Model confidence (mean pLDDT): 81 of 100. A computed fold for a 76-nucleotide RNA from an Actinomycetota bacterium, annotated as transfer RNA. It matches the Rfam family "tRNA". It is annotated as a transfer RNA.
RNA sequence: GCUGGGGUAGCUCAGUUGGCAGAGCAAUGGUUUUGUAAACCAUAGGCCGCGGGUUCAAGUCCCGCCCCCAGCUCCA
Numbered sequence: 001g002c003u004g005g006g007g008u009a010g011c012u013c014a015g016u017u018g019g020c021a022g023a024g025c026a027a028u029g030g031u032u033u034u035g036u037a038a039a040c041c042a043u044a045g046g047c048c049g050c051g052g053g054u055u056c057a058a059g060u061c062c063c064g065c066c067c068c069c070a071g072c073u074c075c076a
Base pairs, nucleotide, nucleotide: 001072002071003070004069005068006067007066010025011024012023013022019056027043028042029041030040031039049065050064051063052062053061
């Protein structure tokens, strides 16, 4: 340099044909317990890597850029 995959909550990941952004774990509060853990209930947490475009409407489609992973090629 080329090809493919990926970037969404603190972490691991979903998100279907463009139409209300979600789950599990973690965190916080509560119930329970002498207390802790476990269990159960509840709450909070995001402008979806960055910028632009299309659209009534974009995590999703298009363009550019950045980062991560795998493979290929070249050079020293």
RNAcentral holds the sequence, with entries from ENA. Lineage of the source: Bacteria > Bacillati > Actinomycetota.